[in-house]
RNA sequence: CACGAGACGGACGGAGCCGCUGUCGGAGCUUGUCUCCGGCGGAGGAAAGUCGGGACUCCAAGGGCAGCGCGCUGGGUAACGCCCAGUGGGGGCAACCCCGGGAAAGUGCAACAGAAAGCAAACCGCCCGCGGCCUCGGCCGUGGGUAAGGGUGAAACGGUGGGGUAAGAGCCCACCAGUACCCGGGGUGACCCGGGUAGCUAGGUAAACCCCGCGUGGAGCAAGGCCAAAUAGGGGAGCGCCAAGACCGGCCCGGUCGAUGCUCUCGGGUAGGCUGCAUGAGGCGUCGGGAAAUCGACGUCCCAGAUUCAUGGCUCCGGCCUGGCAACAGGUAACAGAAUCCCGCUUACGAGUCUCGUGGGCGU
Numbered sequence: 001c002a003c004g005a006g007a008c009g010g011a012c013g014g015a016g017c018c019g020c021u022g023u024c025g026g027a028g029c030u031u032g033u034c035u036c037c038g039g040c041g042g043a044g045g046a047a048a049g050u051c052g053g054g055a056c057u058c059c060a061a062g063g064g065c066a067g068c069g070c071g072c073u074g075g076g077u078a079a080c081g082c083c084c085a086g087u088g089g090g091g092g093c094a095a096c097c098c099c100g101g102g103a104a105a106g107u108g109c110a111a112c113a114g115a116a117a118g119c120a121a122a123c124c125g126c127c128c129g130c131g132g133c134c135u136c137g138g139c140c141g142u143g144g145g146u147a148a149g150g151g152u153g154a155a156a157c158g159g160u161g162g163g164g165u166a167a168g169a170g171c172c173c174a175c176c177a178g179u180a181c182c183c184g185g186g187g188u189g190a191c192c193c194g195g196g197u198a199g200c201u202a203g204g205u206a207a208a209c210c211c212c213g214c215g216u217g218g219a220g221c222a223a224g225g226c227c228a229a230a231u232a233g234g235g236g237a238g239c240g241c242c243a244a245g246a247c248c249g250g251c252c253c254g255g256u257c258g259a260u261g262c263u264c265u266c267g268g269g270u271a272g273g274c275u276g277c278a279u280g281a282g283g284c285g286u287c288g289g290g291a292a293a294u295c296g297a298c299g300u301c302c303c304a305g306a307u308u309c310a311u312g313g314c315u316c317c318g319g320c321c322u323g324g325c326a327a328c329a330g331g332u333a334a335c336a337g338a339a340u341c342c343c344g345c346u347u348a349c350g351a352g353u354c355u356c357g358u359g360g361g362c363g364u
Base pairs, nucleotide, nucleotide: 001359002358003357004356005355006354007353008352012318013317014316015315016314017313018312020042021041022040023039024038025037026036027035028034029032044335048346049345051344052343053342054341055340056220057219058218059217067216068215069214070213071212072086073085074084075083076082087100088099089098090097091096101211102210106209107208108205109204123150124149125146126145127144128143129142130141131140132139133138158176159175160174161173162172163171177201178200179198180197181196182195183194184193185192186191224275225274226273227272234266235265236264237263238262239261242258245257246256247255248254282301283300284299285298286297287296288295289294319332320331321330322329323328
C1' cells in the first nucleotide's frame, strides 16, 4: 500500500434553566382524563422488514391423509430457516468467503444454432458394394458402414497411447479420471485413508411434479378477561283499569288471564373505561465447566409504557473533527424512531477507533 475476519461507537460528555410524559409520595378544592410541590424513570442498534422460532390467549373429541415448511454431520437452545464446531464441493496466491438429501425409481421441461439434444444423431469427411462415364488418376449417381476428424452449440455420451479394422468404435489392452460394489483401518458421525472387483462411463433442472426423512391443529393483544351509560327492545314484581275479549265442556254466578299506562327491578349487548402491560428464556460483575456456541454458581440492579400525540429546546464548560503558525472561527452529523413480550435473521446507516490475520513494496 492492497486486502480478510472480528469488535467498539450510535441526536459526544458534564452542569444549569425552561418544557412534555409515566409513576410514587405529599398538599389543595372546583373531587377532576384537575392543579401545585418533591423523588425516580423516559427510544434503538437496528425500535425497521414482519422473514423464521417461541412465550401468552381463545377456539378445536381422537387418529390419518392432503397441504405447508425444513434438509451434510455432531453439538448449543424454550425453539428456529438461528448459532458454534466439523465435513464434502466450489472460488481466491493467501488470510478467508460461498454452497449442502435424492437426477443410477418414474414423469415432465429446455430459446437460438445445428444433420442430430436424451432407449441420440450421418451435414461435410472417411470406408465398402453396385451402376454409369472414363484421358484408367478419378468423377457422378445410388445402397450401406462409421461418432476417429471438421463444423454448430451452454452442453454432442470419459481422456492419452497402443492393438484392431474396409474405415472406425471400451471393440480389446495399459495407464489416468469418475461411478457402483466388496474388504481392511481411523472417526460418535458426516466422512477420510489404503487395497480390490466390474468396461459400468450414467448430461442439466427437484424455488417442475415426485421420492425419502423430520417437523407442523387454527386464529391472533383488534388475542382474551372484567366493569358498564344514554336510547331502543326483552324478562319479572307492584300499582292502576276493569271495559272488550279469552278460559273454567252448554247457561248463570263466581274466579283466572288480560293490551296500553306508571313505578321498581333483572339480564344481554353497544359507546366508554379498566386489565392483559412489563420481574423477564432480564441487565451487569466475579468465579467455574467447555475448543466454541453456550451452560452453571454467587453477588448486585429494577431500567419507557403512550393511545394517531411524551422522550425536546436554550446557555456555559470540556472533548472530538475541519481550516489556521497561533489567537481563533465553523461543525458535532447518518439510518431511523417503541405500542403484548422475547430469541434470531435480513435490510438501512455519518465521522471515527481498536484487535487479530494475509499478500506485496521500501528501509535497517

RNAcentral holds the sequence, with entries from ENA. Predicted 3D model of a 364-nucleotide RNA (Bacterial RNase P class A) from an Acidobacteriota bacterium. The gene name in the source record is rnpB. The source organism's lineage runs through Bacteria, Pseudomonadati and Acidobacteriota.